[in-house]
RNA sequence: GCUGGUGUAGCACAGCUGGUAGUGCACUUCACUCGUAAUGAAGGGGUCGAAGGUUCGAAUCCUUUCACCAGCACCA
Numbered sequence: 001g002c003u004g005g006u007g008u009a010g011c012a013c014a015g016c017u018g019g020u021a022g023u024g025c026a027c028u029u030c031a032c033u034c035g036u037a038a039u040g041a042a043g044g045g046g047u048c049g050a051a052g053g054u055u056c057g058a059a060u061c062c063u064u065u066c067a068c069c070a071g072c073a074c075c076a
Base pairs, nucleotide, nucleotide: 001072002071003070004069005068006067007066010025011024012023013022019056027043028042029041030040031039049065050064051063052062053061
């Protein structure tokens, strides 16, 4: 350099044919307990890597770009 894959909450990941962004763990509060853990209930947390485009509507489609991973090529 070329090709492919990945990027969504603090962490690990879902998200179907474009139509209200979710699950588990973690975190906060409450209940329970002599207390802690466990358990139960409630709650907070998202520019969906970035920019642009198409569309009534984009995490999803298109273009460019960034980071990481893998393969291939090059190394005068």
Molecule: transfer RNA
Organism: Tigheibacillus jepli